[in-house]
RNA sequence: AAUAUUUGUGGGGGAGCACUAUUAAUGUAUAUGCUAUUGGAGUUGGCAACGUUGAAGAUAGUAAAAAGAUUAUAGUGCCGAAAUAAAUAGGAAGGCCCGGCCUAUUUGUUGGACUUACUUUGGAUGGAAGUAAGGCUGUCAUUUUUUGAUGGAGAACCACCGACUGC
Numbered sequence: 001a002a003u004a005u006u007u008g009u010g011g012g013g014g015a016g017c018a019c020u021a022u023u024a025a026u027g028u029a030u031a032u033g034c035u036a037u038u039g040g041a042g043u044u045g046g047c048a049a050c051g052u053u054g055a056a057g058a059u060a061g062u063a064a065a066a067a068g069a070u071u072a073u074a075g076u077g078c079c080g081a082a083a084u085a086a087a088u089a090g091g092a093a094g095g096c097c098c099g100g101c102c103u104a105u106u107u108g109u110u111g112g113a114c115u116u117a118c119u120u121u122g123g124a125u126g127g128a129a130g131u132a133a134g135g136c137u138g139u140c141a142u143u144u145u146u147u148g149a150u151g152g153a154g155a156a157c158c159a160c161c162g163a164c165u166g167c
Stems, first nucleotide, its partner, number of pairs: 001165001005163002008160004014079001016078007024070001032063007042050002045097003082110010111137002114134008139152005
C1' cells in the first nucleotide's frame, strides 16, 4: 500500500434474547379422595392386570389440590443472543411397550420485534410454536430523483492489535 485474505480482542441494534428467585391472580370449588344412590360390562394408545364379591358412566353430599403458562419486582448470563425441524445417545416417572417430557451432540432454517390470517398446543378469546403476508427497525452493498430507492444475510456488521503478500 490493497474497493484484498486471515486469527484474535472489544462492541452495537431494542417493546432485544434466555434463565433464576419471590409476589399476585387464574387454573378451581376443577382434577381427585370418601359416603350414598343409580347403572349393568367394561377400563388402556396397546398388552398385562382388574372387573357380576359389580367395570365405565351419572346424580347428591363432604373434603379438596397441583403443574405448565401469565403478571410484577429483583437479579444472572448474553447479542445465533436464542428459537425451531430431523436423527442419535442418555435421563425421570412408569408393571411392559409405543408416544410424550427433560438433557446433550450433529445437520438444516431463522437479522430483530410487532400486526393480521390459518394450523398446532393449551382449560381459555390469555400465552406459545410453525407457515404466509404487511409495514417498522438495525446492518452491509449498489444507486441517488439528495434523504429517498433496490437488494442481500448474523460463520454477518463495525473498531482495533497482529499474521500473510508487496514496496